A computed fold for a 330-nucleotide part of an RNA from uncultured Allomuricauda sp., annotated as large-subunit ribosomal RNA, domain IV. The source organism's lineage runs through Bacteria, Bacteroidota, Flavobacteriales, Flavobacteriaceae and Allomuricauda. Its mean pLDDT, the model's own confidence on a scale to 100, is 87.
Context: one part of a larger RNA
RNA sequence: UCAUGGUUAAGGAACUAGGCAAAAUGGACGCGUAACUUCGGGAGAAGCGUCGCUCCCUUCUGGGGAGCCGCAGUGAAAAGGCCCAGGCGACUGUUUAUCAAAAACACAGGGCUAUGCCAAAUCGAAAGAUGACGUAUAUGGCCUGACACCUGCCCGGUGCCGGAAGGUUAAAGGGAGAUGUUAUUGCAUUUGCAUGAAGCAUUGAACUGAAGCCCCGGUAAACGGCGGCCGUAACUAUAACGGUCCUAAGGUAGCGAAAUUCCUUGUCGGGUAAGUUCCGACCUGCACGAAUGGUGCAACGAUCUGGGCACUGUCUCAACCAUGAUCUCG
Numbered sequence: 001u002c003a004u005g006g007u008u009a010a011g012g013a014a015c016u017a018g019g020c021a022a023a024a025u026g027g028a029c030g031c032g033u034a035a036c037u038u039c040g041g042g043a044g045a046a047g048c049g050u051c052g053c054u055c056c057c058u059u060c061u062g063g064g065g066a067g068c069c070g071c072a073g074u075g076a077a078a079a080g081g082c083c084c085a086g087g088c089g090a091c092u093g094u095u096u097a098u099c100a101a102a103a104a105c106a107c108a109g110g111g112c113u114a115u116g117c118c119a120a121a122u123c124g125a126a127a128g129a130u131g132a133c134g135u136a137u138a139u140g141g142c143c144u145g146a147c148a149c150c151u152g153c154c155c156g157g158u159g160c161c162g163g164a165a166g167g168u169u170a171a172a173g174g175g176a177g178a179u180g181u182u183a184u185u186g187c188a189u190u191u192g193c194a195u196g197a198a199g200c201a202u203u204g205a206a207c208u209g210a211a212g213c214c215c216c217g218g219u220a221a222a223c224g225g226c227g228g229c230c231g232u233a234a235c236u237a238u239a240a241c242g243g244u245c246c247u248a249a250g251g252u253a254g255c256g257a258a259a260u261u262c263c264u265u266g267u268c269g270g271g272u273a274a275g276u277u278c279c280g281a282c283c284u285g286c287a288c289g290a291a292u293g294g295u296g297c298a299a300c301g302a303u304c305u306g307g308g309c310a311c312u313g314u315c316u317c318a319a320c321c322a323u324g325a326u327c328u329c330g
Stems, first nucleotide, its partner, number of pairs: 001325008010316002014314001019311001027051005036041001038146001052068007069073001081309007088301002093105002109144007121130003147296004152226003157223002159219005166214003172208002177203005185194003227245005254288001255285001266282005
């Protein structure tokens, strides 16, 4: 000097990003116990008291009475700290084996969708298998995520479903024509030039021709989307009201400086002597918003945030003790 323990005057979070760490609480019995609540809980809420030994009585694992000792009686050890408010996730669970346990995943519940059985879906080249020795109260896929109250408008785009009149359209069918070759014929006659049947080839127009696409409808708990400008009331301010442009439709209920707010430490109130955090409001929502769910919510959480009581060497500010190591000598 360090490590691990122990004790500490006065103060008691002034420490610090943060009460991290430590201290405190702790058993049994009795009393007592709030808001809120899904009436189960919350709850061991909180808070308070008793506990040893000797003798006596008794209905004898218990109860009652009399007495005794100490600073101290669950006499050592072992054994919840508690309360208030808010965010998120309903809950018990699951997870990054080896830096993350969470607000992430799952979940019961809700919805959409596919599938009538040789089911859909999946694996496989196939046979075959899973689904399932099941049968729509079943099975697969996707989304949401207890419960309560709810879930608005838009089908123009993309997707999906349905439709089949018209347009477009493949292979295939079709074969109008065209081309090559040349027996022949004609003209020149020293090679040639022209004509050109059949056959064999090479091409090939019209026309016929499915799904798809175009087209016509439906569908948002499908992917998604949900405006601007100007004016107006007898103080001012504001605008219930009016005008106009655009759109498929212009954000409803609820919530809102929020896990979302840039400006911003917004403004007001609360808590503090003093509060960029916190709580309650306001609404000017840069850029909330309804199963990519919205708003609440008892219980729950090694969750996150703010406050308080108790408690303390976290600190003011350090001191001493024990053990071990560092260090020195051998």